Small-subunit ribosomal RNA from an uncultured prokaryote, 1457 nucleotides, folded computationally. The RNAcentral record of the sequence draws on ENA. The coordinates come from a structure-prediction model, not an experiment, and the mean pLDDT is 80.
RNA sequence: CUCAGCGCGAACGCUGGCGGCAUUGGCUAAAACAUGCAAGUCGAACGCGAAAGUUUCUUCGGAAACGAGUACAGUGGCGAAAGGGCGAGUAAUGCGGUUCUAACGUGCCCAGAGGUCAGGGAUAGCCCAGGGAAACUUGGAAUAAAACCUGAUAACCCCGCGAAAUCGUAUGGUUUUGCGUGCAAAGGUUUACUGCCUCUGGAUCGGGAAACGUCCUAUCAGCUUGUUGGUGAGGUAAAAGCUCACCAAGGCUAAGACGGCUAGCGGGUGUGAGAGCACGACCCGCCGCAUCGGGACUGAGACACUGCCCGGACUCCUACGGGAGGCUGCAGUAACGAAUAUUCCGCAAUGCGCGAAAGCGUGACGGAGCAAUGCCGCGUGCAGGAUGAAGCCCCUCGGGGUGUAAACUGCUGUCAGGGUACAGGAACACAAUGACCAUACCCAAAGGAAGGGCCGGCUAACUUCGUGCCAGCAGCCGCGGUAAUACGAAGGGCCCGAGCGUUGCGCGGAAUUAUUGGGCUUAAAGGGUGCGCAGGCGGACCCGUAAGUGCCUUGUGAAAUCCCACGGCUCAACCGUGGAAUUGCUUCGUAGACUGCGGGUCUUGAGCUCGGCAGGGGCGGUCGGAACUCUAGGUGGAGCGGUGAAAUGCGUAGAUAUCUAGAGGAACGCCAAAGGUGAAGACAGACCGCUGGGCCGACUCUGACGCUGAGGCACGAAAGCGUGGGUAGCGAACAGGAUUAGAUACCCUGGGAGUCCACGCCGUAAACGAUGUGCAUUAGGUCCUGGAGGUUUUGACGCCAUCGGGGCUGAAGUGAAAAUAUUUAAAUGUACCGCAUGGGGAGUACGGUCGCAAGGCUAAAACUCAAAGGAAUUGACGGGGGCUCACACAAGCGGUGGAGCAUGUGGCUUAAUUCGAAGCAACGCGAAGAACCUUAUCCUGGAUUUGACAUGUAUGGAUUAACCUCGUGAAAGCGAGGCCACGCCCUCUGAGUGAAACGUGCACAGGUGCUGCAUGGCUGUCGUCAGCUCGUGCUGUGAAGUGUCGGGGUAAGUCCCUUAACGAGCGCAACCCCUUGCCGUUAGUUGCCAGCGCGCACUUCGGGUGUCGGGGACUCUAGAGAGACUGCCGGUGUUAAACCGGAGGAAGGUGGGGAUGACGUCAAGUCCUCAUGGCCUUUAUGCCCUGGGCUGCACACGUGCUACAAUGCGGCGUACAGAGCGAAGCAAUACCGCAAGGUGGAGCAAAUCGCACAAAGCGCCGCUCAGUUCGGAUUGUGGUCUGCAACUCGACCACAUGAAGCUGGAAUCGCUAGUAAUCGCGUAUCAGCUACGACGCGGUGAAUACGUUCCUGAGCCUUGUACACACCGCCCGUCAAGUCAUGGAAGCCGGUAGUGCCCGAAGUGGCCCUGAAUCAAGGGUCCCUACGGCAAGAUCGGUGACUGGGACUAAGUCGUA
Repeated sequence: CUCAGCGCGAACGCUGGCGGCAUUGGCUAAAACAUGCAAGUCGAACGCGAAAGUUUCUUCGGAAACGAGUACAGUGGCGAAAGGGCGAGUAAUGCGGUUCUAACGUGCCCAGAGGUCAGGGAUAGCCCAGGGAAACUUGGAAUAAAACCUGAUAACCCCGCGAAAUCGUAUGGUUUUGCGUGCAAAGGUUUACUGCCUCUGGAUCGGGAAACGUCCUAUCAGCUUGUUGGUGAGGUAAAAGCUCACCAAGGCUAAGACGGCUAGCGGGUGUGAGAGCACGACCCGCCGCAUCGGGACUGAGACACUGCCCGGACUCCUACGGGAGGCUGCAGUAACGAAUAUUCCGCAAUGCGCGAAAGCGUGACGGAGCAAUGCCGCGUGCAGGAUGAAGCCCCUCGGGGUGUAAACUGCUGUCAGGGUACAGGAACACAAUGACCAUACCCAAAGGAAGGGCCGGCUAACUUCGUGCCAGCAGCCGCGGUAAUACGAAGGGCCCGAGCGUUGCGCGGAAUUAUUGGGCUUAAAGGGUGCGCAGGCGGACCCGUAAGUGCCUUGUGAAAUCCCACGGCUCAACCGUGGAAUUGCUUCGUAGACUGCGGGUCUUGAGCUCGGCAGGGGCGGUCGGAACUCUAGGUGGAGCGGUGAAAUGCGUAGAUAUCUAGAGGAACGCCAAAGGUGAAGACAGACCGCUGGGCCGACUCUGACGCUGAGGCACGAAAGCGUGGGUAGCGAACAGGAUUAGAUACCCUGGGAGUCCACGCCGUAAACGAUGUGCAUUAGGUCCUGGAGGUUUUGACGCCAUCGGGGCUGAAGUGAAAAUAUUUAAAUGUACCGCAUGGGGAGUACGGUCGCAAGGCUAAAACUCAAAGGAAUUGACGGGGGCUCACACAAGCGGUGGAGCAUGUGGCUUAAUUCGAAGCAACGCGAAGAACCUUAUCCUGGAUUUGACAUGUAUGGAUUAACCUCGUGAAAGCGAGGCCACGCCCUCUGAGUGAAACGUGCACAGGUGCUGCAUGGCUGUCGUCAGCUCGUGCUGUGAAGUGUCGGGGUAAGUCCCUUAACGAGCGCAACCCCUUGCCGUUAGUUGCCAGCGCGCACUUCGGGUGUCGGGGACUCUAGAGAGACUGCCGGUGUUAAACCGGAGGAAGGUGGGGAUGACGUCAAGUCCUCAUGGCCUUUAUGCCCUGGGCUGCACACGUGCUACAAUGCGGCGUACAGAGCGAAGCAAUACCGCAAGGUGGAGCAAAUCGCACAAAGCGCCGCUCAGUUCGGAUUGUGGUCUGCAACUCGACCACAUGAAGCUGGAAUCGCUAGUAAUCGCGUAUCAGCUACGACGCGGUGAAUACGUUCCUGAGCCUUGUACACACCGCCCGUCAAGUCAUGGAAGCCGGUAGUGCCCGAAGUGGCCCUGAAUCAAGGGUCCCUACGGCAAGAUCGGUGACUGGGACUAAGUCGUA
């Protein structure tokens, strides 16, 4: 950071049957409003008083009666201050709960006492006459009252002066009482009521006051002049600076004043286990407001939502002169917005106003309408119904799913629909009463009624297709780059259901703000250190008190809500009644433990006194030696210095070196230590002076005087700053020399600041034990250091116990672990302070403050990421360490790299040069044989389309295929002709049918086409390296460890010993297998022939020889055995393992060689061996054929061959192998050819015959150091052989030709013994062969290894790590590009709250004048003052050329700390 839960005045998307409650419904623009309605009523207070119409009469002009004392309006009374709306403002003039009012009011209502007498003058309406468009207004005449006025009467009323009693927290209240002054009225209808006046009391509703509680911010720290108090006056219903004059100088504030931002408050609501957190719609209480601002009037009550006056803005009317208006009432309009309803019905009920009442009024209210906005209820059917329809989906094609679901059969009748009846709301004396609800009965028909989200994990639910880092998804992690359970669709499934999801917001989870309930060594977090005001906390005993605290109790905590019980609507939601609860505040008591407070006592905490002790503690002064540099002089004579190596530098003008003398500044060797002191920073030559603290001992005194400590004050390394001095050495900057790709560095030579001193600043460090201070408790061992004591007669040493300081080790405990750790805690408690709350942005910006400056302290946000981080684990890595091994190096021998050629590869070329392999571990590799074929559609060209090959099916018909012939063609192929088979059955010159074949068609075949990163299998490599694991146990919270470590030893994790391990497996080794070496045994043919016989055409008479007889002795062959095991001896070693030496032995310590390759690594190699998923292709990427290419050549590399020669070459002679192969074969003797080879064919399917002469070697001869008698490339000519065919493109032979090359730069390869080196022989493939390759075989046959420092690789242990696709890793900064937010900025624009001055409406109040009998009224003026204006600032926001850094971005640039 994220999710699952609950909630909402919601909105949006998809969908939508009914009803109830009701439940809710402009959250935005307290922005503007057309229209209608929302406050009237009373004729029983009063004076007036029509008209329409009807009737009658009439002289037809009219009159009278009814209408009617009605309507309209007026005077008057009450109401209009309620009800209704909204939340702008308000952080306290508010609200909440608790008190007070001895400082107050109260219309209507109730109770009580008393009263209601006598007069008077007006005025509206109306009438007359004017003005004006209108609103309205002027003049005149007349009139009534419960309107107004005067007088009377009057108190228990008011006021003034007294008295007494009583009470109270102060002023004082209450009661009784004396004297004096003053004040009232209204009648009406009717006969019973009602009104009116005075007084008292009540009830109700209000006014005022107080302490307490009530958001964020200190980057707001000081605020205040009516301010705080007093006296007096005014004013009010009433206290009060409420107002004024004077006096005093107070008042508030770190428990946050003042300022800024936000906000109506409560009952309650949501959530939560709770504590809390968030909210304050609807309902109830309080407050505030009514277009914005000011003001008063009336009144019981207002500074008044639908009253008045004034000012501003806006809108409307106008005849331009003037007027009118205020939906934040109910509806409604437009606007704003994601978004919120009808210009409805009714006063029937409840309530309010008026009235005596009837009644009237009432957008309060009661209802209905609209909206799934919420809660609750109901329905969309119920039962049966298949080894299970169809469709759709999946499939291993067998089947499975949807699914009893449907169809179908039977049944029912909720709701909606139609009809009938009627109770209730309904209470009024009766009557009447809208809309709505409910109930009962009947009718019809399964008919009208299901969707939404999700299915990778969290999180319940999976498959197929499409797509191919695209389109898209996503709450977080993350999916998608050709096999997507994550995108889209489908099928299926899961969860809800008239709803389901999404978005937003709140709480929860989150113990990630921790009171309940957390932390700070290393994860974020202990202040650098101390002193110390406030504050917090505080030793023992006793007494008192009762503030805190416990218990009991009083009042209150409205109702509604929540909870419980019961009840009413069929249930529920909802509603009613009762209870509980409301954790709070308050009252009277009580308790006295604990805390507090007051008093007293004490000594153990703390301090004091006395006597000693140690110490680089601090400050000042004096002195000292060594070293260094400089100066002067002497000696001396070429270098010195410096480095990895050098150079710059110094030096013949004499350096370095050395001696003498002098000068200067800084630092103090040894002692010296795990040592000492200090609060920390820090402190070291010696001595003197001044001075702080500590420890020990004595136990003298005080008597809790203590601990901590926000602010504050002081100290505070180094660097740095100011002024003045000083400057030997060292030495940032700077210069030069090196190094380097560069080197603004590391190294070197110099070197002006600084380092030093005095005074003054700065105030920060990894100021660290990364660990705040104090106190107490909790095992030890040991060392150092300071003191005092005991032991010994004394003393030293030692020992014992003890109080301080400093270390090491270490049980329990703690801790995530690492670790820590009992007088040095990170243990267990306690007191107080400081600090952190994801990473980055950032210790940055702005503001404030400190500083001379540098800069310090305090300290955000936007934006961005899903992590950042700690400790430990396993690996991997290290130009880390240790041990060990290997042809790894070294020691040797021979090569490669240079030449020519062969061969493979790259590159280039080409119509094509098919494809693959790519460091080791591709490159004489796939390929153990490319002229065609092989061979691959690699290229050119020509054919073919069910196909070169397989299977099935339909159909045709006996045509066909095969075979033969012809044409065409490069061939393949195409075309034409001929011929015409086989089985079965039957009425047999024939017909039918069938298999193969063929034609046509459909399925399909085919693909060396793609993907080795979809795979199997196989293989390479690390590596024949010694490793890789498991079970149980043990250790660890866990990953994991142990075992497998350590010691010894081995080729080896081979073995032994030790051991929390004990065993085991795959590897090692061994057995087994092949082979070689010795022996005996068995078997003797094709092998052998000693001895015996025989033959011989041989003979030097010794012998030799053999298709002979025979023999098994020997060699040999090939079967099965034996042998070797550190078994024996000696020594070393741990009585071990093992090693060394020896004996015996053919062989000795694995005898030699092979096969054998652990867990795994490299997405290593191979889809072109084979197999295989998916994709692609289907008159072509299939298949057939011709010719070409794979062999192409300025070049580069790998692997080889042959050489460069005399240890050689050539010639002649001569000797000795092994292992193989042979019938489409090997081929002898013989003959021909210089030769390759040919002719020919004995023998041999092989211990018999053949290939087949082995070569180096040995002997002799030649060559004599030369591009040669070395070397053989290249080229020419002529041949041979294979083959259909040697042009591209074969091998070989002969003759001729006779190139480069004289031992190979940097670099690099192989090999440790029958090995290297060297010599030849064979085989596979194969017609032949480019083979010098590959695989085997034997012959001859060395040198060297001191050793493990180094290079390479490997194993084990250990260490560091910010790496884990693991060093080919990770990662930093500048620059360049884009985007975003933000700071500064000349300025520009706007808002907010004030200040000073000017102006000053309405209005209250004061004063003056007029008014004359007073009052009213009018005029003037003064104070206050809204709005407005001017001015200087403050503060907040927007914008701004340019500019600063920051974040994020694709594979950019430079370097690599």